Predicted 3D model of a 320-nucleotide RNA (Bacterial RNase P class A).
RNA sequence: GGAGUUGGCCAGACAGUCGCUGUUGGCGCCCUUGUGGCGCGAAUAGAGGAAAGUCCGGGCUCCACAGGGUAGGGUGGCGGCUAACGACCGUCCGCCGCGAGGCGAGCAAUAGGGCCACAGAGACGAGUCCGCUGUAGCAUCAGGCGGGGUGAAACGCGGCAACCUGCACCCGGAGCAACACCAAAUAGGCAAGCGUUGACGUGACCCACCGAGCUUGCGGGUAGGUGGCUAGAGCGUGCGGGUAACCGUGCGUCGAGAGGAAUGACUGUCACGAAUGCGCAAGCAUUCGACAGAACCCGGCUUAUCGGUCGACUCCCACU
Repeated sequence: GGAGUUGGCCAGACAGUCGCUGUUGGCGCCCUUGUGGCGCGAAUAGAGGAAAGUCCGGGCUCCACAGGGUAGGGUGGCGGCUAACGACCGUCCGCCGCGAGGCGAGCAAUAGGGCCACAGAGACGAGUCCGCUGUAGCAUCAGGCGGGGUGAAACGCGGCAACCUGCACCCGGAGCAACACCAAAUAGGCAAGCGUUGACGUGACCCACCGAGCUUGCGGGUAGGUGGCUAGAGCGUGCGGGUAACCGUGCGUCGAGAGGAAUGACUGUCACGAAUGCGCAAGCAUUCGACAGAACCCGGCUUAUCGGUCGACUCCCACU
């Protein structure tokens, strides 16, 4: 200098203007006067490394549940880690790579079934393409051999279980639209009281007429509202243990919580990258800016992704 392997981190910066959602104060108005409603204004916070796919595992909630078995699903060297896992870590073995390193669903083929492309006569049932032997030769027939040929594998207790299956172990179901609480109007239900000896309608009272319901309470559900709801297997950092995954502990810290669903738009300066044009060049000008969008939370996996940056390691070439 070139070509690679692997592990982290970032995901434009600053300033201004106008909006949106949450929270906390302030002011004004309204009423049914309270954790009330509406409006104005202020301060402050406001997407991700994958928020995605919903593939695997847990928390949480409700339902179910004596025990055993069947069905169904999953996992499969060994050891560890964890709330748990199919994730992760270490290691053995196998395969790939010169190497750093990568990949592996890695039990059982003597329980049974099934399959073995192409080629080949024949793929586990048996069988005979060439050669060989029976007979000196040919054809045929028989034999089925320490040979040839085909093939990944050729009769050998063949190979395949990411085919069925067997063995061992694990797994109850549904999901925040879970679930809990408050609770209108209308209709219906239950109870009590009044009412055909005339209630209610009927508003100061009485009478007449009309004629079968009326009043109160309770309870379930719906609309609507509230909680669940973001302080957690949290995050950062130091120290200690461990090869590591991970664990323990001290200190610091609070970082969205909407509900048809906010987190946006614009302007200026700078930085980086790409494309185009100009220029001998240094450079200048213009345009553009990856994948993507929280919805109960968490641990993983997978997929998408313009670019930038830091570390460790391998191979090749040249020079000293």
Rfam family: Bacterial RNase P class A. Rfam classes the family as a ribozyme. Its mean pLDDT, the model's own confidence on a scale to 100, is 77.